RNAcentral holds the sequence, with entries from ENA. Predicted 3D model of a 75-nucleotide RNA (transfer RNA) from Candidatus Acidifodinimicrobium mancum. It matches the Rfam family "tRNA". It is annotated as a transfer RNA. RNAcentral records the identical sequence in 3 taxa. Lineage of the source: Archaea > Nanobdellati > Candidatus Parvarchaeota > Candidatus Acidifodinimicrobiaceae > Candidatus Acidifodinimicrobium. The prediction has a mean pLDDT of 80.
RNA sequence: GGCUCGAUAGCUUAGCUCGGUUAGAGCACUGCUCUUAUAAAGCAGGGGUCGCGAGUUCAAAUCUCGCUCGAGCCA
Numbered sequence: 001g002g003c004u005c006g007a008u009a010g011c012u013u014a015g016c017u018c019g020g021u022u023a024g025a026g027c028a029c030u031g032c033u034c035u036u037a038u039a040a041a042g043c044a045g046g047g048g049u050c051g052c053g054a055g056u057u058c059a060a061a062u063c064u065c066g067c068u069c070g071a072g073c074c075a
Stems, first nucleotide, its partner, number of pairs: 001074007010027004020058001029045005051067005
């Protein structure tokens, strides 16, 4: 230098193939219930500009292009 794959909540990740409900789950976090207290359990809640920028579209996490970072392969 070329090719392939990946980047979504604090962490682990689903969803991308085939664009269309308000972007979901577990753990963690906060509050409450329970307890003498803690843990466990139960209930409720907060937290995401889907790596960055642009394009296509009525509509983009999803399609296209560029860039950054990570992993692998070739030279």